[in-house]
Context: one part of a larger RNA
């Protein structure tokens, strides 16, 4: 010189875009962030008899969307390959859609508990459950065989449901290469490397498990320790390289701390269960409830980092034939100069070169066209009226915004640092190695252009100066 998720000081008009707990993965009041479907069902209630509403039972989604960086030097990540797999939903296209049957909530009764909730009898529906037929393809197979499947609904033309192959697409493994620092860390490994039988798994595999063999890793750095989420990319920098990893995106991992597994296409599951544990709170002491590294928002921490706003109008999304419903996702506002960018604080004229001010060699100089005075414009912010696009029938949180006209008036709008060299910019006064200043060099002990004030002047300019940090 450049950069910044900065902050501190001093000053602060105005718009536009972008960012906005870097520290305590520190605890967390409140309030909302995942429901939805009556065109799967049976009961209640309410009806204007259309219907609506209610908990329940099933169906889909709560595994995506958001958050955060504790772990993790790893096949995590990046690149580039690969064989032994998986894929609800969704496209095509064919097949089948048959005939029983038992229950279990709801509710009815009866109980237990302060609650949370909860037990016993009894009823019932289903696209919930089982059971039989059928099933070319499809699974096993000792090639003889043998196993397997379903659901209706209603407005009658739709939506469904089944079974296997098929595509697309997500997903799981495996390998090569690359991925911080210490040798004041040299040895380290027993399911540790191989094999075989068998189990598990969608799926290969010491993934487990029995026996057998005695192997595989290391100075090309094994193991230990420290540190660290990885990358597109970001910051300089002529490049090589060096830092970096906020915001966006792609990917891991984690969800109050530890383990575990049910459900399911798919999770070992932030707002599901189950156990232990910390801590918090309720309590009739018998025994419950909770997890903001989700959006606000509090304590506290800290130099430091926002509102418990507004809508589903849009763009995704989840359910649902739809009409809708839900969407702190996402549009939007709000706060602070936290940063980029733009604009404005006015113009033309005006020498008696007034007054003041400060310096004088007392002649003047300088401030300085600078001020007043005379013309003139009104951007912006003020006021008034009209007023969108974004949405394509209807539907606009933003927002009466943005724009566009109209009006008034120079009107409401400059400040910061610095003037010894480096480094643009000088003089007079206090002070007297004091008081102070300083990035380095150095300045101050009686003429300081270096201290502190004053005139002047220099650079940036709604900033400008410190300070921290990268190059």
């Nucleotide at each position: 010189g450049a950069g910044c998720g900065a902050a501190c000081g001093c000053u602060g008009g105005c718009g536009g875009c972008a960012g906005g707990c870097c520290u305590a993965a520190c605890a967390c009041a409140u309030g909302c962030a995942a429901g939805u479907c009556g065109a799967a069902c049976g009961c209640a209630c309410c009806u204007u008899c259309g219907g609506g509403u209610g908990a329940g039972u099933g169906g889909c989604g709560g595994a995506c969307g958001g958050g955060u960086u504790a772990g993790u030097a790893a096949c995590g990540c990046g690149u580039g390959g690969g064989a032994a797999c998986c894929u609800a939903c969704c496209c095509a296209g064919a097949u089948c859609u048959u005939c029983g049957g038992a229950a279990c909530a709801a509710c009815u009764g009866a109980g237990g508990g302060a609650a949370a909730c909860u037990u016993c009898a009894g009823c019932u529906a289903a696209u919930a459950c089982c059971g039989g037929a059928u099933a070319c393809g499809c699974c096993c197979u000792u090639c003889g065989g043998g196993g397997g499947a379903a659901a209706g609904a209603u407005u009658u033309a739709u939506c469904g449901g089944u079974u296997a192959a098929g595509g697309a697409u997500u997903g799981g493994c495996c390998c090569g290469c690359g991925u911080u620092a210490g040798a004041u860390u040299a040895g380290a490994u027993a399911g540790u490397u191989g094999g075989u039988g068998g189990g598990g798994u969608a799926a290969u595999g010491g993934c487990c498990u029995a026996c057998c063999a005695a192997g595989g890793c290391g100075a090309c750095g094994a193991u230990c320790u420290a540190u660290a989420g990885c990358u597109g990319g970001u910051c300089u920098g002529a490049g090589a390289g060096g830092a970096u990893g906020a915001u966006c995106a792609g990917c891991c991992a984690c969800a109050c701390u530890g383990g575990g597994a049910c459900u399911g296409a798919g999770a070992c599951a932030c707002g599901g269960c189950c156990c232990a544990g910390a801590c918090u709170c309720c309590u009739a002491c018998g025994g419950g409830a909770g997890g903001c590294a989700g959006c606000a928002g509090u304590g506290g921490g800290g130099a430091a980092u926002a509102u418990u706003g507004c809508g589903c109008a849009a763009u995704g999304g989840g359910c649902g034939a739809a009409a809708g419903c839900c969407u702190g996702a996402c549009g939007c506002a709000g706060c602070a100069a936290u940063g980029c960018c733009g604009c404005g604080u006015g113009g033309g004229u005006g020498a008696a070169g007034a007054a003041g001010g400060c310096c004088u060699u007392c002649g003047g100089g300088u401030u300085g066209u600078a001020a007043a005075g005379c013309c003139c414009u009104u951007u912006c912010a003020g006021u008034a009226g009209g007023g969108a696009a974004g949405a394509u029938a209807g539907u606009g949180a933003c927002g009466g915004u943005a724009c566009c006209u109209g009006c008034a008036g120079a009107a409401g709008a400059a400040g910061c640092u610095c003037c010894g060299g480096c480094c643009a910019a000088c003089u007079c006064c206090g002070u007297g190695c004091c008081a102070g200043c300083a990035g380095c060099c150095g300045c101050g002990g009686u003429a300081a252009u270096a201290c502190g004030g004053a005139g002047g002047g220099a650079g940036c300019a709604a900033g400008c100066g410190u300070u921290g940090u990268u190059c």
Small-subunit ribosomal RNA, 5' domain from an uncultured prokaryote, 471 nucleotides, folded computationally. Model confidence (mean pLDDT): 84 of 100.